[in-house]
Context: one part of a larger RNA
């Protein structure tokens, strides 16, 4: 002396729930694994170190010492750890009140807007482009009224505004249903925190079988554009997009920042609750908790930025990274109907 790192350089697993496992408040007793002192037994020789001595030196050899850091027994300390017992209430959890939310499932409903039929009114156009064509229309369109039929999305409010573990969620109404928060301070009494495996959930596109298609629209087929135009504009258009039911499991799944805890000057917005001072009541204000931005200090940072929502100081557990390409490929496994996920190298080459 016995790694450093993971916001953007390589690196946080998409998210949760939990097994082993790690780590784990105060405060009494008890034992003595751990830890710590001594003692006695061993720890062969050879070899390393030290002294001294033989070959003229040395290497080499011989004698002597230390050493051998180790392991067993025994006999002790008890501060911390482990283990038992016992207690407490600050952690963690229950209860009672109590308001906020587009958190979730299901049904029931609603009003605009577009296409479509049907019905009147009208008549040469209408759509579309940069400019045209295709396209549709005198078999009467486009416009305009009037009725109807059916899918999908719910403007304005809407807010760096709310709810969720994350995907994510926005029209109203009912039913069931999850979580958070705040205030009481009753309870129960460390019951915690993480978390390999494992389980569950997972946009968008896909797929599988049935329904359903208004509108948009991957492919496809026209028409322009072009030297070409297997685009980019225009006219049509199936899968899909929807809805049951099953698979599949990716993402710039992004705060590009893994979870709990604790400590550390500040302003200033806003969502949600509680208490106070004033008040006839309220608002305005003052404190206080939890969530959510901004701006900033010490401090950290290569730096840009971060800054009580830390990327600051610690501490506990997990996951990941070690030069570019080859490559998130190949081959093997395991999962999948498929597509294809997941795990994951090398030769080579710079």
């Nucleotide at each position: 002396c016995u790694g450093g790192g993971c916001g953007u350089a390589a690196a946080g697993c998409g998210u949760g729930c939990g097994u082993a496992g790690g780590c784990g408040g105060c405060g009494a007793g008890g034992u003595a694994a751990g830890u710590c002192a001594g003692a006695u037994g061993u720890g062969a020789a050879a070899u390393c170190u030290c002294c001294g001595g033989g070959c003229u030196c040395a290497a080499c050899c011989c004698g002597g010492a230390a050493a051998c850091u180790g392991c067993a027994u025994c006999c002790g300390a008890u501060a911390c750890u482990g283990c038992c017992u016992u207690g407490c209430u600050a952690g963690a959890g229950u209860a009672a009140u109590g308001g906020a939310g587009g958190g979730g499932u299901a049904g029931c409903u609603g009003g605009a807007a577009u296409u479509c039929u049907c019905g009147g009114u009208g008549u040469a156009g209408c759509a579309g482009u940069g400019a045209a064509a295709u396209g549709c229309g005198u078999a009467g369109a486009u416009a305009u009224c009037g009725a109807g039929a059916g899918g999908a999305a719910c403007a304005c409010u809407c807010g760096u505004g709310g709810c969720g573990a994350a995907a994510g969620c926005g029209a109203g109404c009912u039913a069931c249903u999850g979580g958070a928060c705040a205030u009481u301070u009753a309870c129960u009494g460390a019951c915690g925190c993480u978390c390999a495996g494992g389980c569950a959930c997972g946009a968008a596109g896909g797929c599988c079988a049935g329904g359903g298609u208004a509108g948009c629209g991957a492919a496809a087929g026209g028409g322009a554009u072009u030297a070409g135009a297997u685009a980019c504009c225009c006219c049509u258009g199936u899968a899909g997009u929807c809805c049951u039911g099953g698979c599949a499991g990716u993402a710039a799944a992004c705060g590009g920042u893994g979870c709990g805890c604790g400590u550390u000057u500040g302003g200033u917005g806003u969502g949600g609750g509680a208490g106070g001072a004033c008040u006839c009541g309220a608002c305005c204000c003052c404190u206080u908790c939890c969530g959510u931005g901004c701006c900033g200090g010490a401090g950290c940072u290569a730096a840009c930025g971060c800054g009580u929502u830390a990327a600051a100081c610690g501490c506990g557990c997990c996951g990941c990274c070690u030069g570019g390409g080859a490559a998130g490929u190949a081959c093997g496994g395991c999962c999948g109907c498929a597509a294809g996920g997941c795990u994951a190298a090398a030769a080579c080459u710079c």
Small-subunit ribosomal RNA, central domain from Roseibacillus sp., 350 nucleotides, folded computationally. Its mean pLDDT, the model's own confidence on a scale to 100, is 90. Taxonomically the source falls in Roseibacillus (Bacteria, Verrucomicrobiota, Verrucomicrobiia, Verrucomicrobiaceae). It matches the Rfam family "Bacterial small subunit ribosomal RNA".